The RNA shown here (transfer RNA) has 74 nucleotides and comes from Kapaibacterium sp. (SeqCode). It matches the Rfam family "tRNA". The family's RNA type in Rfam is transfer RNA.

C1' cells in the first nucleotide's frame, strides 16, 4: 500500500433472506438443598450490537466514512 475477514453483556459465541421485547454457554448477585462448602435445582441484573452519517415505515442486519483487530499478498 492492496484484497478479505472480524468488532453483538465480565468471557466464548448465535441472530446478518431488514420485521415487532437482542438470545445462548459460562461467569456474577439472590434463594432453595447442605453441620459449612462443593455440586445441583430456581430465579434475577447486566448490551445506546465498534464508532460518525445514509437508506427506509422499520436496521445488529442493506449502503459509505473512521477506529480496533486478524489472514493474504507487492
Nucleotide at each position: 500500500g492492496c484484497a478479505c475477514c472480524c468488532g453483538u453483556a465480565g468471557c466464548u459465541c448465535a441472530g446478518c433472506u431488514g420485521g415487532a421485547u437482542a438470545g445462548a454457554g459460562c461467569a456474577u448477585c439472590a434463594g432453595a438443598u447442605u453441620c459449612c462448602g462443593g455440586a445441583u435445582c430456581u430465579g434475577a441484573g447486566g448490551g445506546u450490537c465498534g464508532u460518525g452519517g445514509g437508506u427506509u415505515c422499520g436496521a445488529a442486519u442493506c449502503c459509505c466514512g473512521c477506529c480496533g483487530g486478524g489472514u493474504g499478498u507487492g